This is a predicted structure of a 546-nucleotide part of an RNA (large-subunit ribosomal RNA, domain I) from an uncultured Bacilli bacterium. The sequence was found in a public genome assembly. Its mean pLDDT, the model's own confidence on a scale to 100, is 82.
[in-house]
Context: one part of a larger RNA
RNA sequence: GGCGUAUGGUGGAUGCCUUGGCAUUAGAAGGCGAUGAAGGACGCGACAAACAGCGAUAUUGCUUCGGGGAGUUGUAAGUAAACUUUGAUCCGGAGAUCUCCGAAUGAGGAAACUCACCCAUUAGGGUAUCCUAAAGUGAAUACAUAGCUUUAGUGAGGCUAACCCCGUGAACUGAAACAUCUUAGUAGCGGGAGGAAAAGAAAGAAAUAUCGAUUGCCUUAGUAGUGGCGAGCGAAACGGCAAUAGCCCAAACCAGUCUUUGGACUGGGGUUGUAGGACACCUAUAUACGGAGUUACAAAAUUUUAUGAUAGUAGAACAUUCUGGAAAGUAUGACCAUAGAAGGUGAAAGUCCUGUAUACGAAAUCAUGAAAUCUCUAUGGUGUAUCCUGAGUACGGCGGGACACGUGAAAUCUUGUCGGAAUCUGUGGGGACCAUCCCAUAAGGCUAAAUACUCUCUAAUGACCGAUAGUGAACAAGUACCGUGAGGGAAAGGUGAAAAGAACCCCGGGAGGGGAGUGAAAUAGAGAUUCUGAAACCAUAUGCUU
Repeated sequence: GGCGUAUGGUGGAUGCCUUGGCAUUAGAAGGCGAUGAAGGACGCGACAAACAGCGAUAUUGCUUCGGGGAGUUGUAAGUAAACUUUGAUCCGGAGAUCUCCGAAUGAGGAAACUCACCCAUUAGGGUAUCCUAAAGUGAAUACAUAGCUUUAGUGAGGCUAACCCCGUGAACUGAAACAUCUUAGUAGCGGGAGGAAAAGAAAGAAAUAUCGAUUGCCUUAGUAGUGGCGAGCGAAACGGCAAUAGCCCAAACCAGUCUUUGGACUGGGGUUGUAGGACACCUAUAUACGGAGUUACAAAAUUUUAUGAUAGUAGAACAUUCUGGAAAGUAUGACCAUAGAAGGUGAAAGUCCUGUAUACGAAAUCAUGAAAUCUCUAUGGUGUAUCCUGAGUACGGCGGGACACGUGAAAUCUUGUCGGAAUCUGUGGGGACCAUCCCAUAAGGCUAAAUACUCUCUAAUGACCGAUAGUGAACAAGUACCGUGAGGGAAAGGUGAAAAGAACCCCGGGAGGGGAGUGAAAUAGAGAUUCUGAAACCAUAUGCUU
């Protein structure tokens, strides 16, 4: 020196654990904001750096109404000083306070700062812009108008995870290259809204029979189609199911008001396709019976009541023996059960604790439903001469886009541009077009439910993870740290049942060590990154060997 063995050191794998995550289900909620939000800065404690809480009334703080019933002054263990059965701390409802920045809004500004004016003169209040309404004032320019000023407004502004609608709109990619095509109307950007949004009561779908608004699911079906007929794209009706709900204007006509006689406004009337209405005639009826109602269909409020949410309350039943540091384990004998879910307690507890089944509970605020008060409401037939039934619209040409459909035989929808009807004996559609036949009634509007989503709250579940996993984050985590910045972004859990956290003595300057003591256990193994404690690596001792 090598190999081996033993004992240690180092190290933190493994095992066990879980405060944290992940996914899902059910219910709730689906917004907050000029009454100043979201998010922050700075402060507030006896001692106070961080987190959390709070705001100059500032460490759960002030007022009040309820709950609760013995300790309390957060994480946080220390000392001090206090509070509390005249009910504290704590939990819930409502309110007050709430510095400065921030839409930030008196002006400015390099956010958390600086500088003003007016009224009140202590405290405090007001002063942004836009919109709407009203008033005043008032140019070129006579009347006027523009403009300006003031007042009023629970108006708007900003934030917010996804879902929704509209506008705008890529490329990488695929086509084994690439240009039509695809990716994709996706990502991105902009605008807007709601708890859902959008759509929606047939100018529909069909086919010789019919159905009867919309939406979503299943199926039809990877079918019919479309496609450098390549890559690919890709329906619809019928059928089954979920949920169901229908309405209001414009016009004709009448009345009234105004009028520049063109018409405008208000009220009545009226709202559809087997056409309907106006109009004319006939009929019924009068404040009754009835019907309907605050999500559309007109709209406001009050009261009562029920249920639920936001604190809570009651809640059955076990003892002994043995082992042990400790009993819930063992043994013996009992008990409860509408409760043998779960968690904790010195090992493994239905009967020890918290709970669980079950049964109760709200001063205050809120939600939902019902009822009452209340509010609203008027028919049917016959006739068809006349009138009305949504115009720069329908439709056509050119150029685009959307439809599963790439211009194609290309209907249908939409529209930049140029043309441009008809008026119920009307008009549109049925996939070029024509005829027959059938269906519907465009050019105005509203509309719940079934559907989509989850920043968030409550309850629960898991052949989900268990600290290199699971969120990036179980810990002062979007922290430390890095970057000019946009941005990037960690590591880090475990003494013990209980601190009982090692008084005291000895060595030492101290660190540390040796005794002693605590403990079931403290080097035959808990001593502060302390459960278990693998390997690499290091050391000591020793056997064999060179």